A computed fold for a 313-nucleotide RNA from a Candidatus Bathyarchaeia archaeon, annotated as Archaeal signal recognition particle RNA.
RNA sequence: CACUGGGCUAGCUCGGAUGGCUCGGCGUCAUCUGUCACCCAAAAACGUCGAUAGGUGGGGAGCGAAGCAGAGGGAAGGCAUUUUGGCAGUUUGACCAUCUUCCGGUUCAGACGAUGAGAUUCCGUCCUGCGGGGUCAACGGCCAUGGGUCGCUGAUUGGAGAAUCGGCGGCGCAUGCUCAUCGUGAGCACCGGUUCAGGCCCGGAAGGGAGCAAACCUAUCGCGAACGCGUGACGCUCGGAGGGCCGCGGGAUAGAGAAUGAGUUGCAAGCUCUGACAAGCUGCAGAUUGUCGACCUUUCUGUGCGCCCAACU
Numbered sequence: 001c002a003c004u005g006g007g008c009u010a011g012c013u014c015g016g017a018u019g020g021c022u023c024g025g026c027g028u029c030a031u032c033u034g035u036c037a038c039c040c041a042a043a044a045a046c047g048u049c050g051a052u053a054g055g056u057g058g059g060g061a062g063c064g065a066a067g068c069a070g071a072g073g074g075a076a077g078g079c080a081u082u083u084u085g086g087c088a089g090u091u092u093g094a095c096c097a098u099c100u101u102c103c104g105g106u107u108c109a110g111a112c113g114a115u116g117a118g119a120u121u122c123c124g125u126c127c128u129g130c131g132g133g134g135u136c137a138a139c140g141g142c143c144a145u146g147g148g149u150c151g152c153u154g155a156u157u158g159g160a161g162a163a164u165c166g167g168c169g170g171c172g173c174a175u176g177c178u179c180a181u182c183g184u185g186a187g188c189a190c191c192g193g194u195u196c197a198g199g200c201c202c203g204g205a206a207g208g209g210a211g212c213a214a215a216c217c218u219a220u221c222g223c224g225a226a227c228g229c230g231u232g233a234c235g236c237u238c239g240g241a242g243g244g245c246c247g248c249g250g251g252a253u254a255g256a257g258a259a260u261g262a263g264u265u266g267c268a269a270g271c272u273c274u275g276a277c278a279a280g281c282u283g284c285a286g287a288u289u290g291u292c293g294a295c296c297u298u299u300c301u302g303u304g305c306g307c308c309c310a311a312c313u
Base pairs, nucleotide, nucleotide: 004310005309006308007307008306011063012062013061014060015033016032017031018030019029023050024049025048026047027046038059039058040057041056067303068302069301070300071299072297073296074295077292078291079290080289082287083286084285086284087283088282089281090280091279092278093277096275097274099270100269101268103266104265105264106263107262108261109260112257119253120252121251122250123249124248125247126243127242128241130239131238132237133236134234135233136232137231139228140227143176144175145174146173148171149170150169151168152167153166154165155164156163157162181225182224183223184222185221186220192217193216194215195214200209201208202207
């Protein structure tokens, strides 16, 4: 000095790329690709960094002077650009159609149909006025005369009770009139009426008076019926006028088809749908050019290759 073996240290490896996000890098996300080959924690209004950006925080394995970096070539894939007689969707435009609509021709089917098709026609059902009836509802209860009676009041008579003659008002009765009547239920503690047992008052007596309870009536509050000078409304009805008539119902004429549907065809109209045409946009697929590029490369370049021990030449 070279080689071999062992040990150590600096250090190296345990993935990378594209898209997205971002002022920008990396990560978490998506996609592509590679290895014998790591683990844990958090991270999209986010985490961590600044062209010295190729994650942050923590732990581990392997290798070890082993390597690392760059260029060239090939290349999966991504992105951008230009583009297509392509496919799909969508928008617009003009003219058409085998599209839509109307009216016919024709073929087929055909509910229904001599217990009467299609057609024509009449009436009713419906609406608005007019006139009559009916029903219902609301509303209504006259006036006059007569005599009677009650209340108030005036005059006169009598020993008391009381009697006689008037005025005014109320009530009911009778008659007439009227649409203006009838029946019925409840019903004034007394201060409404009639009759008023008993009892009370006046009186010598005759007789008279006031009057509770009760009965009847009445005020009052209701119900029903009748009546209607009159009022209003109608799931009713008659007559008459006008209008309307989709549908439904009922008649008349006449006597065999026929509503409708499908196919085909002719004429016309239209652009709502559909189709074809033109233009634009979006997506998919393919292609062109550019760019990045995992991965591969027995091509090239740069940089690094340290220390200790043993044996041997």
It matches the Rfam family "Archaeal signal recognition particle RNA". Its family is annotated with signal recognition particle, plasma membrane targeting and SRP-dependent cotranslational protein targeting to membrane, signal sequence recognition in the Gene Ontology. Rfam classes the family as a non-coding RNA gene. The literature on the family includes a 2002 paper in Curr Opin Struct Biol by Wild et al., "Towards the structure of the mammalian signal recognition particle". The prediction has a mean pLDDT of 76. RNAcentral holds the sequence, with entries from ENA. A source record names the gene ffs.